[in-house]
Background: Predicted 3D model of a 346-nucleotide part of an RNA (small-subunit ribosomal RNA, central domain) from Aestuariispira insulae. Its Rfam family is "Bacterial small subunit ribosomal RNA". Its family is annotated with ribosome and structural constituent of ribosome in the Gene Ontology.
Context: one part of a larger RNA
Parts: sequence; C1' cells; structure tokens
RNA sequence: CUGGGCGUAAAGGGCGUGUAGGCGGACUGUCCAGUCAGGGGUGAAAUCCCGGGGCUCAACCUCGGAACUGCCUUUGAUACUGACAGUCUAGAGUCCGCGAGAGGAUAGUGGAAUACCCAGUGUAGAGGUGAAAUUCGUAGAUAUUGGGUAGAACACCAGUGGCGAAGGCGACUAUCUGGAGCGGUACUGACGCUGAGGCGCGAAAGCGUGGGGAGCAAACAGGAUUAGAUACCCUGGUAGUCCACGCCGUAAACGAUGUGAACUAGUCGUCGGGGUUUAGACUUCGGUGACGCAGCUAACGCAUUAAGUUCACCGCCUGGGGAGUACGGUCGCAAGAUUAAAACUC
Repeated sequence: CUGGGCGUAAAGGGCGUGUAGGCGGACUGUCCAGUCAGGGGUGAAAUCCCGGGGCUCAACCUCGGAACUGCCUUUGAUACUGACAGUCUAGAGUCCGCGAGAGGAUAGUGGAAUACCCAGUGUAGAGGUGAAAUUCGUAGAUAUUGGGUAGAACACCAGUGGCGAAGGCGACUAUCUGGAGCGGUACUGACGCUGAGGCGCGAAAGCGUGGGGAGCAAACAGGAUUAGAUACCCUGGUAGUCCACGCCGUAAACGAUGUGAACUAGUCGUCGGGGUUUAGACUUCGGUGACGCAGCUAACGCAUUAAGUUCACCGCCUGGGGAGUACGGUCGCAAGAUUAAAACUC
C1' cells in the first nucleotide's frame, strides 16, 4: 500500500466548535471539464509475449508480429458528475405561541446535623472494639437544657425520573443566560453533513498567590492484631477537601459502542408536549427503559436509542514483551502531559 477490522479478542479521538478538504435534495436550460465512442500523431532501440530461423540442444543470437495498458490532437454523444443560469420546498434555519427541566453564572436567605465557646442541672465514668488499649474525665467529662460562633453539605421529595456536547448538575429566592421539545405553517430557499490542523470546554488528584478551616482525612504519631504488620481495626492528626484568581489536561473521561442520514415486526412501562373522547380509552411527536421478530454475532449478546441493511466524513488497529518507554520536538512553575521508535527476545 492493498485487504480485513474497531461492545467484550489489537483498535472510537474525553467532549464540542469550526478552517482547509471530502461528500451533498427536487426540476429546467446552457456548456462539454470529468466520462464514453470513432479517427490521426506519438509511444526510440533493446527487454517482455507470440510465431519462425541460426549455433549438434539449451542458455545465447537473430527475423517478423503483437504489445508498449500512456500522452497529445481531432470529430462526435450528453445519461451521470461538474461549471454557469433559473425555479422549487421534502433537508437546514428564521418567526409566532405554549409548557417541562439538579442546564450555566452571580448575589442573598434557610433549617437539620456536627464541632467549639459560655452558662445551668448533674456525678463517675465516657469513648472505642471481635476483645482491648492508646484517648477524654473529679481542674467535673459523657448525658441533658439554654445561649453564642464557625465551616461544609443540602435528609425526606428521589424515580432503569429530568437537564447538559462531554466532564457533570440536587435546599430556597431573585437577577442574568444557553439549549432542547411540542403546536402553528407566516418567512428564507440547499443556506447542508462530516471535519486533518486550529480554538474552546474538560471529574478527581496535584501546583502557584491570597483567604478559610467545622467535619472528613493521604503523610505522620500512638494503641491493637500478627511469626512479622511499614496494612486491614482503634485514638489522634497535617497537607488537602471549601472560596477567589491563574495553571495542569489526565481517568474503567464507559454504553469499554465516533458523528450525521435513510430504511427494516411488535409488546409492555415511564418523562415532556399535541389531537380525539362523557368516561374507559385511542392516537401523534420528542426523550428514557424492559422484553422480543427478521437480520447480525466466535459466542455472550445487539435488535427502530442496532452491534441489522446502506451511504458520507473523521479517528484508530495490524502477534506478545521491550514500551506508551528512550531520544528529539512541543506544552508545563513543577509533577508531568503529548507526539513516539529501535536493538534484543519469545
């Protein structure tokens, strides 16, 4: 490179936005670039192939033919692709109306719990465990009542419920703000899909500066356990966890399943809209689940939310180890991230 693949065997980029590029709806006309057909020129010789001939054969040499799959030019064809012009509304978007939502940001507020402080009652234990001890307590603990302070998280509601591109989002109120859905079918008229680079977002941990610090808790200390116990259990406890700003850019960032579109039996739930209906119920659009046919799959399983049947575009894989390592580049304050081999070995 070709081929075959990417849920679990190697393999879907963490997610979006979008540049180049690739691909692209219906109808009409013009052109004829791609495409197709015919003709002409060229495509050196040798080589290759086919048929003869010469060395005793062969290799080798030689003659003729074919071929040289290409390029140039010319005459035509115009279905398809393309270019240009025009038209359309089924894709896409705008507008109007409606309701749903832990979507995002900022400010404020609330109650329960916890810890600490002060005061009251009260007295000898409390705490903790498999059992204990370290620990706290007669300088009055634990328990209980009242008051105060602080930080963090929001029980019930809560649901294979909702929202978001992913990461993720859960008390309440206000302000600002993104997206989606349904209905109307008024408007634009292919404005679309994908997307190498680029740009942005991106859990936790970690880093920088300044705050904050109740609880929890790496490290650390002690008590236990044990042959040992640098652990599991217990008592403490610092970074951190929280806030602001700036970095980091990784995860089993998972549905281990890229995005978009079309087509291909159904049944039963549930969430948000619409229509019909006295009720029961029926129906339609968009999500989210369970089961299941055809089909697919190595099997497991998937099955209108496909892993089925196809198309467009991107990413990625190519035996195990060495190794997601070394070197170099780029990025980073650092930690490190990213790109990414080879020798050797089985």
Source information
The organism belongs to Aestuariispira, within Bacteria. Its mean pLDDT, the model's own confidence on a scale to 100, is 89. The RNAcentral record of the full RNA draws on ENA, RefSeq and SILVA.